[in-house]
Context: one part of a larger RNA
RNA sequence: GCUGGCGACUCAUAAGCAGUGGCUUGGUUAAGGAAAUCCUAACGGAGCCAUAGCGAAAGUAAGUCUUUAUAAGGUGAUUGUCACUGCUUAUGGACCCGAACCUGGGUGAUCUAUCUAUGAUCAGAAUGAAAUUUGGAUGAAACUAAGUGGAGGUUCGAACCGACUGAUGUUGAAGAAUCAGCGGAUGAAUUGUGGUUAGGGGUGAAAUGCCACUCGAACUCAGAGCUAGCUGGUUCUCCCCGAAAUGCGUUGAGGCGCAGCAGUUGAUUGUAUAUUUAGGGGUAAAGCACUGUUUUGAUGCAGGUAACAAGAGUGGUACCAAAUUAAGGCAAACUCUGAAUACUAGAUAUGACCCAAAAAGGGAAUAAAGAUUGACCGGUGAGACAAUGGGGAUAAGCUUCAUUGUCGAGAGGGAAACAGCCCAGAUCACCAGCUAAGGCCCCUAAAUGACCACUUAGUGAGAAAGGAUAUAAGGGUUUGCAGAGACAGUCAGGAGGUUUGCUUAGAAGAAGCCAUCCUUUAAAGAAUGCGUAAUAGCUCACUGAUAAAGCACUUUUGUGCCAAAGAUGAAGGGGACUAAGUGAUCUGCCGAAUUUGUGGGAUUUAAUUGGUAGGGGAGCGUUCUGCCUUAGAGAGAAGCACUUGUGCAAACCGGUGUAGACGAAGCGGAAGCGAUAAUGUUGGC
Numbered sequence: 001g002c003u004g005g006c007g008a009c010u011c012a013u014a015a016g017c018a019g020u021g022g023c024u025u026g027g028u029u030a031a032g033g034a035a036a037u038c039c040u041a042a043c044g045g046a047g048c049c050a051u052a053g054c055g056a057a058a059g060u061a062a063g064u065c066u067u068u069a070u071a072a073g074g075u076g077a078u079u080g081u082c083a084c085u086g087c088u089u090a091u092g093g094a095c096c097c098g099a100a101c102c103u104g105g106g107u108g109a110u111c112u113a114u115c116u117a118u119g120a121u122c123a124g125a126a127u128g129a130a131a132u133u134u135g136g137a138u139g140a141a142a143c144u145a146a147g148u149g150g151a152g153g154u155u156c157g158a159a160c161c162g163a164c165u166g167a168u169g170u171u172g173a174a175g176a177a178u179c180a181g182c183g184g185a186u187g188a189a190u191u192g193u194g195g196u197u198a199g200g201g202g203u204g205a206a207a208u209g210c211c212a213c214u215c216g217a218a219c220u221c222a223g224a225g226c227u228a229g230c231u232g233g234u235u236c237u238c239c240c241c242g243a244a245a246u247g248c249g250u251u252g253a254g255g256c257g258c259a260g261c262a263g264u265u266g267a268u269u270g271u272a273u274a275u276u277u278a279g280g281g282g283u284a285a286a287g288c289a290c291u292g293u294u295u296u297g298a299u300g301c302a303g304g305u306a307a308c309a310a311g312a313g314u315g316g317u318a319c320c321a322a323a324u325u326a327a328g329g330c331a332a333a334c335u336c337u338g339a340a341u342a343c344u345a346g347a348u349a350u351g352a353c354c355c356a357a358a359a360a361g362g363g364a365a366u367a368a369a370g371a372u373u374g375a376c377c378g379g380u381g382a383g384a385c386a387a388u389g390g391g392g393a394u395a396a397g398c399u400u401c402a403u404u405g406u407c408g409a410g411a412g413g414g415a416a417a418c419a420g421c422c423c424a425g426a427u428c429a430c431c432a433g434c435u436a437a438g439g440c441c442c443c444u445a446a447a448u449g450a451c452c453a454c455u456u457a458g459u460g461a462g463a464a465a466g467g468a469u470a471u472a473a474g475g476g477u478u479u480g481c482a483g484a485g486a487c488a489g490u491c492a493g494g495a496g497g498u499u500u501g502c503u504u505a506g507a508a509g510a511a512g513c514c515a516u517c518c519u520u521u522a523a524a525g526a527a528u529g530c531g532u533a534a535u536a537g538c539u540c541a542c543u544g545a546u547a548a549a550g551c552a553c554u555u556u557u558g559u560g561c562c563a564a565a566g567a568u569g570a571a572g573g574g575g576a577c578u579a580a581g582u583g584a585u586c587u588g589c590c591g592a593a594u595u596u597g598u599g600g601g602a603u604u605u606a607a608u609u610g611g612u613a614g615g616g617g618a619g620c621g622u623u624c625u626g627c628c629u630u631a632g633a634g635a636g637a638a639g640c641a642c643u644u645g646u647g648c649a650a651a652c653c654g655g656u657g658u659a660g661a662c663g664a665a666g667c668g669g670a671a672g673c674g675a676u677a678a679u680g681u682u683g684g685c
Stems, first nucleotide, its partner, number of pairs: 001685006011092013026049003032043001053060002063075003095233002098230001102223006113197001115195007122187001124156003127152001131148006160184003164181005199215001201211003208217001236619006246259005260380002263376007273349007285337001286335002291331003295327005303319001304317002307314002353363003383407007390399002412423003427600004432596002438590003441575003447587001449586002452583003460577001466562002470559007479552003489546005495519003501513002525540001529538002601609002620674001622671006632662001639658005645652002
């Protein structure tokens, strides 16, 4: 890992409710004893429930209590009981498995840590302390030289003890090793054997180390099935209904309690929904009348400041500025105003059934949906996204905010794929029809449809500020020019005073500064740009001629262009497309488990029949057992393998083979009663 077996809501006592049954001349026994053995019949009326309540009580009584009072109010004015079955609760291990711990009694120092008794071991080499001998030295010493000597937690280095580094090993050769190096190696050395210290403890050259592969408290047995608001698991079928993720409280926040929402079963009521009418409101919007805030102008108290004055004070001001005023704004905690929705109430209308049926109409009444309320009894109390509003920064795949929807618990079609978006709510069958959203060139079901426009960017098929004679269609005659010739082009002119003045090496239209006139003219600036060292040169404004009809500016809308740089190739689903793109209009068709048609099932006629948590109902099967004379069975039982048929299903009746001795149906009873899951458990492979 595979596979077979085993594996989890039980039992006792008590209580509440429901169902069924007995009795109701109220019901019923408990302990107990009990005929030969069990069970038991009959016995046993103590006790319990009920039959009258109210009040603390005296007490009173269909009443009673409070009270001066019934004035008001509370509580009563009644009906059972005993069993069995089911659900729920309480107490117990209480659905099953699972701790880490805590407490008590014991067992351990053959490992290891100290200590203790008695033993053992340490190749070889090096260094050469004290002491001492002899010589020298000295008055004698000190001192000195050469010997002798053999000290040391001394040196090098095997055994032995250790364990600093690297590699190998890592399902190892090994639950700590191997290989190559490494440290100590006469000492606080190492080691054999025997002994001592014990868990709230010992021992510790101290690391929370070690105390038998176990140590922030050993192991073992017991308390013990500790406890676990935690995780995991919890076994057959079909039918009906069907949630919540909210409020309040909580040593509460992933748990509980009450309420809300589910189910089952009663009682009462009778609509839901739509339309319409009538209400109250202070939101959106709007407004500035209040409360605040705010811009500009006018007037301008007080203040500041310059001047005058000894002072009181006087009279000024590009200062600031109360208040008033004119114009213009802002507000969740502003309102002179004020919707739509929503909410409340009334009225009207509608459907199922019956009569009738083309339609209209008439009748009867309460079954369903809904509402209120009672009883019993569950889950939920982590929610998610979308739209609209609030908060936030008109941030967040944000938000224990509000309302609604979907998912959750919802399949089907569309959105390429895609819980929460759009369409639509799956009882079953059908190789039938019409449609929804969305689509109709091919992938891919359906018009390479019709008609009118736009787009040339592959825009479509991702993006802003900003930019541009892109292009289509409009607005502006109180925007301007134009046959008295515009706009664009071509030809010609574009002058003189003057090189204006200043400045400067120079400054002559043109480095810079000031001024910017006059004349000739059809027109020509003390000059629009290029240019020169400065002149020169080119050009423009402006004018004439030519030619000939609209031109210029501004503004709005539609669609495009640039702006546009990223890391595997990824911004139409792809092929591809100039429509098969975009904006209007029109007609067909395709398209879902919707709906229609035909047939069947369940339920209570119809309605209805998606479903997690969860509730309710009806069944199937297993083992044992009672009744029936147990049927049957070597002419082949159970079991196993394959298989026809039946049933909505759990399953069941047959057949064939194998097997070789038990064992069915019907009506009941009792449970160790159903396994694809618990890192389940155990056997086999």
A computed fold for a 685-nucleotide part of an RNA from Degranvillea dermaptera, annotated as large-subunit ribosomal RNA, domain II. Rfam family: Bacterial large subunit ribosomal RNA. Gene Ontology terms of the family: structural constituent of ribosome and ribosome. The source organism's lineage runs through Eukaryota, Streptophytina, Embryophyta, Orchidaceae and Degranvillea. The prediction has a mean pLDDT of 81. RNAcentral holds the full RNA, with entries from ENA. A source record names the gene rrn23.